[in-house]
RNA sequence: CCGUGGGAGAGUCCCGUCGGCCGGUUCGUCGCCGGGCGCCGGGCGCCGAAGGGGCAACCGCUCCGGAACCUCUCAGGCACCAGGGACCGUGG
Numbered sequence: 001c002c003g004u005g006g007g008a009g010a011g012u013c014c015c016g017u018c019g020g021c022c023g024g025u026u027c028g029u030c031g032c033c034g035g036g037c038g039c040c041g042g043g044c045g046c047c048g049a050a051g052g053g054g055c056a057a058c059c060g061c062u063c064c065g066g067a068a069c070c071u072c073u074c075a076g077g078c079a080c081c082a083g084g085g086a087c088c089g090u091g092g
Base pairs, nucleotide, nucleotide: 001092002091003090004089005088006087011044013043014042015041016040018038019037021035022034023033024032025031045078046077047076051074052072053071054070058066059065060064
């Protein structure tokens, strides 16, 4: 470095545009009302184990460097699934 197995945390939060779906009203359609689904946008809250920043025990080839799972949350992430995932096991 590559393959492979494992791998946590945090809202199924709120609002809105658009688009279908279901029900009610109606003879029926339009309209109206209610429910739910999907994409997108916004808001607040939260997480930290990709990356990034900060302090530093400590370490070193020593006046200059390296340095965390600590810390900050820029990035990223917050139902399930998927993906990512420090780190650990294992094969090469």